The prediction has a mean pLDDT of 81. The RNA shown here (small-subunit ribosomal RNA) has 1460 nucleotides and comes from a Patescibacteria group bacterium. The organism belongs to Bacteria candidate phyla, within Bacteria.
[in-house]
């Protein structure tokens, strides 16, 4: 330069939003198990737990050509004897050190890499020189004996390639050298194979060494054979490897010693990589062979299938004493859990022989496991104008299963059956194996399951279930319409397999070298002074060539991986060939950075002079004011103290004033965000001692620097010791209020301490919640100090130290911004989810409270940080309302109506429940109504449609009769075309029906906030983003009303206006009433009012106050209809309609009585009074509007005291009629009483309405004559024709109004004003609040559970110390010999004290867990702001002293910036 290869996120905190932070899942993997499920083939792979115990068999022998004999066979041979063959025991030779099992132990005698010197090597290569003469044993055999056996003694005799002896000595070894010392083995077919000695060489092997190799420091000091040296002894070989002596030394923060885990590698799995787990299968090394210790023997062992001892353990045993150690197979045992007590040496190794061969659970086959990777199958094609049947679901049309099946043509991979049949093997020999594979036959024939459907994550309905049953990785799902449980039925993923489970890597940049942070979230040590170790370091020259870079050489086993290529039919798999990267020696070149050395330089640093600020520090010395006491005066009754009081003090004279005198502790005013220190922190003067900084001078010095783990030292306040001192304040106490309680706020008292000196403590919001030097990046403005200048209240400079910010820039944001939290550098120090807990144990330090260091179990899915939008404050501000205030009438008191409630009751039917239920549905409960109770009755039904069938019988309708009725029997009469229809009735079936339930499944309607001014939207703009802006500010309005001004400009729902009434006025008509002209009424169009017009004031303008003028009406003219976006799961299923669910001889239908009217009480809303502004009497006087009216209204005239009753005109109504209104007004009585007040409540007579009036109706009349004398706390309503009073009508209604809805009459008082109360609208503050203060939440105590901590003791455990004992085996020593002691020494046995680990009565604390008790600390000013350290106190959260901090709300003060 080209070319390849390479990196994915999601859910889950909040109403919502960025951010920070855990949790969680999708992928890959495995020696794996589990569940349902299961055709075939090929390679692999299969005790991860008890290095737990093993029956059986097999797994090491060979060699007769090293010896000597036996036994048996054959052959020659009369025999004797030779010969050959086979077997194998003894002697002897090589071999059992390999091979093949395990991973217990080891954190370095181990591995990996890389280097080294003081060493050995049997068999094998090569080369050199040899193999000569002798002896002596002994097993085998033979006899004798002991023993159950294993085996063993004793004698007797023998051979060799067994063993010694001499000889030679090429060579060795030894000595300075002369010199010394050392060797052999034969066999024999004559071909060899053997032997000794030496020299290399190969291969193995032993040592020693650099670098790398796990977690702990709650393991910080550890060594006495320990470092090192001499002398000896030892080894193959070095060396404290062992010993005597000598000296005292070795290691260690770069982590020794100690504890805990762990065989190490090559790989292996994961990752885009760096990395991170891991070390089975295969292959190097290492370490063991029951367990612990010991040597022989050998080339090699301290030896897996060898040997001795001891100890477990098993076994045999004749009780005397012996054997035995799973390599393959197998078998108990453990455990979720791992295979046959198989075949051959045919290949390929090994061992031993000259060789034939022999042996070989090494290995090759085969079997068993879907353990795991790969290949194949389980059928292909056609087949819907009948999408078949069944299944499911449905809006009932259909849709879906689904070309899917049947059906028709075709195929044989695989399966079966028969035939042929290999390579592995060079002559021979083939376990596998009659396989592989090839051909041939049959027949769709033998072959699909599992998991999953809310979201992440592909893929849904419909039954059942009803916070149960259950589901779940993770947020969650489920309380009667579950796409989340359970089935089905339909999909969606993989597929001979699915899915769980467990464990690793990933994602996770969530430990960050690539690649993270520390102002609030976790996180800067309290501070640096001073500095150690490290790290990291200014400029210019020179040398070195150490690091560093390049290049060469050599390592870096093979297998793996990669890429080609070939072989199995593919593929897994297998072979061959290339080959990347990484590390590690070695050599050589370069010299840019670093290093080391040598040299210079001044820019950091640090001196020296000189100056002038300063509550820096420490000692001694001194002052006045005030305040307490004390004595003396004067002087008299209160002081003192709170919201308000009381405790206390005072007539023994207080408080008060006044001398004078003691005492202690602080230092006004200056005074400042002012100075000064490293931080804590420093404040009257003076005077001595002393630190630091700063600036000038450009004199010295020549990087000496910077940070800084450990260390030393300092270090508010509380605490403590010892000694002094003590005014005032004041924890703890002791009283006195408050309070439910008050262990507190709040008052009197008051002791430790607060004070001084000396010692200890070492912690704080010890904060700027911002570690420490150095450089660099727009500004504004202050202060304090200092310099320079001939402008001195000026202008430049320079050091500190403030505050704003609109530069850039960084930040989740707030914000920070030359005092950076901004670009950079160097250093330390700290942080990894919330709780548990800054707690436990252990250690250090402290006299002691306790400080530092510092976790786990368990438990949650979120803790948290800025910020936004609401809500709410016992937070501010601003504004409105009959909200308060000013008034006027009432309520609550009594009787009574009525309605609820609650008790009663067969039933008292049902709903409504602060405001916004209670004279509410209900504009009419005596039967009806009626839903409720008691009895009687009916069952296709009281009522609708429809279908079959049968009926000229009938229904209806009228008359008897039972009977409460309902209902049921019976009887008469009529029409007629005798067929069909129609009607009408019976039986049968679909169905009616239900004021049954669910207003929390609904529609519709309607209450409330509220006739309050609000509530949104489109473009833009700002903000990462919820969101903001518009709609915020000054003003103004009833009003988001309008106007100015503005990153907004515009629109919509709401107001307002259009709409109805009333007030004036015009025009038209004129049915009724007056005298019909005017007018008055009446109805019907239209007119008029808009701050429009002048004056004054406020102002720039809208707009607003005040005066006027005109006008019927004047500042919205009064009044009504109208109610934005939503709230209250706010009423209603009982008006109506409806989904769902239940009742069907009943929860449905009728009917008669009864009930809704009950009655000890309670509450709501009315009337009616308690009287003279009244009350009776008379009628002497007036004076209305809305309305109703033919099943009615009824004049008028008659009866009756009267309700009413007879007769009855008129009117379908501006025409008759309810209808002469009361209240007033006039006159007369009452005269303040329970009354000539007030009428309940009873008694007796009636009248009306109706089928009924008793239960239960109004009314009329005689009589009766109850409470009550103006209403306790405490509440309502009302601002003008209103309140107050006054009577009239209408709905409804057979009748029944004290209640409703209207209409008129008379006709008032007050509003200084928003300080409070309630309610509401803007703005802004604080919030741990979002179910939104009826909100959230913090401790005791009481109950369950659940890990852990203490704990008397008790259990194990692994090491070390002393002591006793002491086996094998070494070594010494003593003995002729036998054999004895010493020392060392496994393993045992006693002791003492430490760790570690199990249990553990009880104790003290944590966490948890729908609805237990006490308060009510905290979020808001949380109602005493909170916090934090530390000390005392309390039933509990918590109080209260001391010092500190803002992570405090309000307000007012100063100070400071910015603008004009």
């Nucleotide at each position: 330069u080209u070319g390849u290869c390479u990196g994915a996120g999601a859910g889950u905190u909040u109403g919502a939003u960025c951010c920070u932070g855990g949790c969680u899942c999708a992928g890959g993997a495995u020696g794996a198990a589990c569940g349902c499920u299961g055709g075939c083939g090929g390679c692999g792979u299969g005790c991860u737990u008890u290095a737990g115990a093993u029956a059986u068999g097999c797994a090491a022998g060979u060699c007769a050509a090293g010896g000597g004999g036996g036994u048996c066979c054959g052959a020659u041979g009369c025999a004797a004897a030779u010969c050959g063959g086979a077997c194998a025991a003894c002697c002897g030779g090589c071999g059992g050190a390999c091979g093949g099992g395990u991973g217990a132990g080891u954190a370095a005698u181990a591995c990996g890499u890389g280097g080294g010197a003081a060493u050995c090597u049997a068999c094998c290569u090569a080369g050199a020189a040899g193999u000569u003469g002798g002896a002596c044993a002994u097993a085998g055999c033979c006899c004798c004996g002991a023993g159950a056996a294993a085996u063993c003694g004793g004698g007797g005799g023998u051979a060799a390639u067994u063993u010694c002896c001499a000889a030679u000595g090429u060579g060795a070894c030894u000595g300075c050298a002369a010199g010394g010392u050392u060797a052999a083995a034969g066999a024999u077919u004559u071909a060899u194979c053997g032997c000794u000695u030496c020299u290399a060489g190969a291969u193995g092997a032993g040592c020693c060494u650099g670098c790398g190799u796990c977690c702990u420091a709650u393991c910080a000091g550890c060594u006495u054979g320990u470092u090192g040296g001499u002398g000896g002894g030892g080894u193959a070989a070095u060396a404290g490897c062992c010993u005597a002596c000598c000296a005292a030394g070795g290691c260690g923060a770069c982590g020794a010693c100690g504890g805990g885990u762990a065989g190490c590698u090559g790989g292996u799995c994961u990752g885009a990589g760096a990395g991170g787990a891991u070390g089975g299968u295969c292959a190097g090394c290492c370490a063991c062979a029951a367990c612990g210790g010991c040597a022989c023997u050998g080339a090699g062992a301290c030896a897996c299938g060898g040997g001795c001892c001891g100890u477990a353990c098993a076994c045999c045993u004749a009780c005397g004493g012996g054997u035995g150690g799973c390599g393959c197979a197998g078998u108990c045992g453990g455990g979720a859990a791992u295979u046959g007590u198989u075949g051959a040496c045919a290949a390929u190794g090994g061992g031993c022989g000259a060789a034939a061969g022999c042996c070989u659970g090494a290995u090759c086959a085969c079997g068993c496991g879907a353990c795991g990777c790969c290949g194949c199958g389980u059928g292909g094609a056609g087949g819907a104008u009948u999408g078949a049947a069944g299944g499911c679901c449905u809006u009932a049309g259909g849709g879906u299963u689904g070309u899917a099946a049947a059906c028709u043509c075709c195929u044989u991979u695989u399966a079966u059956c028969u035939g042929g049949g290999a390579a592995g093997a060079u002559u021979a020999u083939g376990a596998c194996g009659g396989u592989a594979c090839c051909a041939g036959a049959u027949g769709a024939a033998u072959a699909a399951g599992c998991a999953c459907c809310u979201g992440c994550a592909a893929a849904u309905c419909a039954c059942g279930u009803g916070c149960c049953a259950g589901a779940a990785g993770c947020c969650u799902c489920g309380g009667u319409a579950a796409g989340a449980c359970g089935u089905g039925a339909g999909g969606u993923g993989c597929g001979a397999g699915c899915g769980u489970u467990a464990u690793c890597c990933g994602g996770a940049u969530u430990c960050a070298u690539u690649g993270g942070g520390c102002g609030u979230a976790a996180a800067g040590u309290g501070u640096u002074g001073c500095g150690u170790a490290g790290g990291c370091g200014g400029u210019c020259c020179g040398a070195u060539g150490c690091a560093u870079u390049u290049u060469g050489c050599u390592u870096g086993a093979a297998a793996c991986g990669c890429u080609a290529u070939g072989g199995c039919u593919u593929a897994a798999c297998c072979a061959u060939a290339g080959u990347u990267a990484c590390g590690g020696g070695c050599a050589a070149a370069a010299u840019a950075u670093g290093a080391u050395c040598g040299g210079a330089c001044u820019a950091g640093u640090a001196g020296a002079g000189u100056a002038g600020a300063g509550a820096g520090g420490g000692u001694a010395c001194u002052g006045g004011a005030a305040c307490u006491g004390a004595u003396c005066a004067u002087g008299u009754a209160g002081c003192a103290g709170u919201g308000a009081a009381a405790u206390g003090c005072g007539u023994u004279g207080a408080u008060a004033u006044g001398a004078u005198c003691a005492g202690g502790a602080a230092c006004a005013c200056c005074a400042a965000a002012g100075g000064c220190g490293u931080a804590g922190g420093c404040a009257g003067g003076u005077a001595c001692c002393u630190g630091g900084a700063u600036a000038c001078u450009u004199c010295u010095a020549g990087a000496c620097g910077c940070u800084g783990a450990g260390g030393c030292a300092c270090g508010a306040c509380a605490g403590c010791c010892u000694g002094g001192g003590g005014a005032g304040c004041g924890a703890a106490g002791c009283a006195g209020a408050u309070u439910a309680g008050a262990g507190a706020c709040c008052u009197g008292c008051g002791u430790a301490g607060u004070c001084c000196a000396g010692g200890c403590c070492g912690u704080a919001a010890a904060c700027g919640a911002u570690c420490c030097u150095u450089g660099c990046u727009a500004g504004a403005u202050g202060g304090u100090c200092c310099g320079a200048u001939g402008u001195a209240u000026a202008u430049c400079g320079g050091a500190c130290u403030g505050u704003c910010g609109u530069a850039a820039g960084c930040u989740a944001a707030c914000g920070c911004g030359u005092u950076a939290a901004g670009c950079a550098a160097g250093g330390c120090g700290c942080c990894u989810g919330g709780g548990g807990a800054g707690u436990a144990c252990g250690a250090g330090c402290g006299c002691a409270a306790g400080c530092u260091u510092a976790a786990a179990a368990c438990u949650c899915a979120a803790a948290g940080g800025a910020a936004u939008u609401g809500a709410c404050g016992g937070g501010g501000a601003g504004g409105c309302g009959c909200a308060c205030a000013a008034g006027c009438a009432g309520u609550g008191g009594a009787g009574c109506a009525u309605g609820u409630g609650g008790u009663u009751u067969a039933a008292u039917u049902c709903g409504a429940g602060a405001c916004g239920a209670a004279g509410c549905g209900a504009a009419a409960a005596a039967c009806c109504u009626c839903a409720c109770c008691a009895g009687g009755a009916u069952u296709u039904g009281a009522c609708a449609u429809g279908u079959a069938u049968c009926u000229g019988c009938a229904a209806g309708c009228g008359c008897a009769c039972g009977g409460a009725a309902a209902c049921g029997u019976g009887u008469g009469a009529c029409c007629u075309u005798c067929g069909a229809g129609g009607g009408u009735g019976a039986u049968a079936c679909a169905c009616a029906g239900a004021u049954g339930c669910u207003g929390c499944a609904u529609g519709g309607c309607u209450g409330u906030c509220g006739u309050c001014a609000g509530c949104u939207c489109g473009u833009g703009g700002c903000g990462u983003g919820a969101g903001c802006u518009g709609u915020a500010c000054g003003g103004u309005u009833a009003a988001g009303u309008c106007c100015g001004g503005u990153a907004a400009c515009g629109a919509g729902c709401g107001c307002a206006a259009c709409c109805c009434g009333c007030a004036c006025c015009g025009u038209a008509u004129g049915u009724u009433a007056a005298a019909u002209a005017a007018u008055u009424c009446a109805u019907a169009c239209g007119g008029a009012a808009c701050a429009g017009c002048u004056c004054c004031g406020a102002u720039u303008u809208a707009u607003c106050g005040g005066a006027g003028a005109g006008g019927a009406a004047g500042g919205c003219g009064c009044g009504g209809a109208u109610g934005a976006c939503g709230u209250c799961a706010a009423g209603u299923c009982a008006g109506c309609a409806c989904g769902g669910c239940u009742c069907u001889u009943a929860c449905a239908u009728c009917c008669u009585g009864g009930g809704c009217u009950a009655c000890a009480c309670a509450c709501a809303u009315c009337c009616u009074a308690c009287a003279a502004u009244g009350g009776c009497g008379a009628a002497a006087a007036a004076c209305a509007a809305c309305g109703a009216g033919c099943c009615g209204c009824a004049a008028g005239c008659c009866g009756g005291u009267a309700a009413c009753g007879g007769c009855a005109a008129g009117c379908a109504a501006a025409u008759c009629u309810c209808u002469g209104a009361a209240a007033u007004u006039u006159c007369g009585c009452c005269u303040c009483a329970g009354u000539u007040c007030a009428g309940a409540u009873c008694g007796g007579g009636g009248u009306c309405u109706g089928c009924a009036a008793u239960u239960c109706g109004a009314c009329c009349c005689c009589g009766u004559g109850a409470a009550g004398u103006c209403g306790g706390a405490a509440u309502u309503g009302c601002u003008a024709g209103u309140a107050a009073u006054c009577g009239c009508g209408a709905a409804u209604c057979a009748g029944c109004a004290g209640g409703u809805c209207g209409c008129g009459g008379u006709g008032a008082a007050u509003a200084c004003g928003u300080u409070c109360u309630c309610g509401c609208c803007u703005c802004u503050u604080g919030u741990a609040c979002a179910c939104a203060c009826c909100g959230c939440c913090c401790g005791u105590c009481a109950a369950g559970g659940c890990a852990g901590c203490a704990a008397a003791g008790u259990u194990g455990g692994g090491g070390g110390c002393g002591c006793c004992c002491g086996a094998a085996u070494a070594a010494c020593c003593c003995u002729c010999c036998c054999g004895g002691g010493u020392u060392a020494g496994a393993a045992g046995g006693c002791g003492a004290a430490a760790c570690c680990a199990g249990c553990g009565a009880u104790g003290a604390a944590g966490c948890u867990u729908a609805a237990g008790u006490c308060g009510u600390a905290a979020c808001a000013a949380g109602g005493u702001a909170u916090c934090c350290g530390u000390a005392c106190c309390c039933g509990a959260a918590g109080g209260u002293g001391c010092g500190g901090a803002u992570g405090g709300a309000u307000c007012a003060c100063c100070u400071c910036c910015u603008u004009u």

Rfam family: Bacterial small subunit ribosomal RNA. Its family is annotated with ribosome and structural constituent of ribosome in the Gene Ontology.